Bacterial RNase P class A from a soil metagenome, 372 nucleotides, folded computationally. The sequence is in RNAcentral, with records from MGnify. Its Rfam family is "Bacterial RNase P class A". Rfam classes the family as a ribozyme. Model confidence (mean pLDDT): 75 of 100.
[in-house]
RNA sequence: AGGCGGCCGGAUGGUCGCGCGGGCCUGGUCGAGUCCCUCGACCAGCUCGUGAGGAAAGUCCGAGCUCCUCAGCGCAGGGUGGCGGGUAACGCCCGUCCGUCGCAAGACGAGGACCAGUGCCACAGUGACGAUGCCGGGCCAGGCCUUCGGGCCUGGCACGGAGUGAAACGCGGCAAACUCCACCCGGAGCAAGGCCAAAUAGGAGGGCGCAACCCGUCGGCGGGUGACCGUCGGUGGGGGAGAGGUGCGCUGCCCAGCCCUCGGGUCGGCCGCAUGAGCCGUCGGGUGACCGACGGCCCCAGAUGGAUGGCCAUCCCCGCCGUCCGUGCCUCGUGCGCGGCGACGGGACAGAACUCGGCUUACAGGCCGCCU
Numbered sequence: 001a002g003g004c005g006g007c008c009g010g011a012u013g014g015u016c017g018c019g020c021g022g023g024c025c026u027g028g029u030c031g032a033g034u035c036c037c038u039c040g041a042c043c044a045g046c047u048c049g050u051g052a053g054g055a056a057a058g059u060c061c062g063a064g065c066u067c068c069u070c071a072g073c074g075c076a077g078g079g080u081g082g083c084g085g086g087u088a089a090c091g092c093c094c095g096u097c098c099g100u101c102g103c104a105a106g107a108c109g110a111g112g113a114c115c116a117g118u119g120c121c122a123c124a125g126u127g128a129c130g131a132u133g134c135c136g137g138g139c140c141a142g143g144c145c146u147u148c149g150g151g152c153c154u155g156g157c158a159c160g161g162a163g164u165g166a167a168a169c170g171c172g173g174c175a176a177a178c179u180c181c182a183c184c185c186g187g188a189g190c191a192a193g194g195c196c197a198a199a200u201a202g203g204a205g206g207g208c209g210c211a212a213c214c215c216g217u218c219g220g221c222g223g224g225u226g227a228c229c230g231u232c233g234g235u236g237g238g239g240g241a242g243a244g245g246u247g248c249g250c251u252g253c254c255c256a257g258c259c260c261u262c263g264g265g266u267c268g269g270c271c272g273c274a275u276g277a278g279c280c281g282u283c284g285g286g287u288g289a290c291c292g293a294c295g296g297c298c299c300c301a302g303a304u305g306g307a308u309g310g311c312c313a314u315c316c317c318c319g320c321c322g323u324c325c326g327u328g329c330c331u332c333g334u335g336c337g338c339g340g341c342g343a344c345g346g347g348a349c350a351g352a353a354c355u356c357g358g359c360u361u362a363c364a365g366g367c368c369g370c371c372u
Stems, first nucleotide, its partner, number of pairs: 001372008010315007018051007026044008053349001057360002060358005065189004077185005082096005097111001098109004112180002117178002119174003129170001134161003138157008193271004203262006213238011242255001244254002278297008316347004321342002324340006330333001
């Protein structure tokens, strides 16, 4: 100077708040009961405990879990791709071969097949896969000329060369081109899904149904010397509550009305939902990813308009400054460097929402190990 891997990502205290859980049973409200008390729920108070990450992010892969299908198979579609291994699984990880880059430590790779078919190969070039334009000589055929030696022209056949180009005829190259081969994949997602369950409206079943009031009359009881009054009951008339429907009346039925019961959904509430492919340590196996055994574990956030924060003090790290202090250097200056002290400024990326395993992306600053 560089490469690789791992770790941390402010600390302590005070104070004011927020979410969740426990306790006190203090206060209030509501409900129930065996009702001067007890129990339960909710709210408030006091108190104790606990409260984001290495990526909680992107939602890109792979799973658990839940619902859909009686069950199974196929097509379509998608994905993966040297070889071997790890894993619940993976497109992840490990080992290794090959290729490319690098002096090296190392890094990167979608790395099966173009001996099935199709397609594509810029520019230049005759031609980019159905080849033949130019030059050269050779062979064959035809024509013309001839001094008979041959020469010239046209066409065909195979060969060599130049030139263009990344590649020029070679069973060319390209499959993150269609495709073929092998293997894998059902779909939707915690707003999954389950339980409890109001008012109003609607559904089903059952029940109720001619009063209040006014006038007359009869009877019982009570009061008053009495006329009579009060009250209870019977009865006639008026009245009309729905002056609903079947001409009218009665009975019955139906509709409306009122009451009760049942069932479905909505509002709302509860569960799912925090013990898990869990974390830590020791030993053993393996080159490694990883696996096994044993022991231990204050169990470690659970909101649902969504808590996990604000302020102060001291310390830590970084930057900058100084009529400050100490010290070193030589070019001896209003110099430069190091350390201390003090003032000021700054301390990232980002925040759970069913849960895990990965990948990718973001990140002030710092620490450790190995290697070239």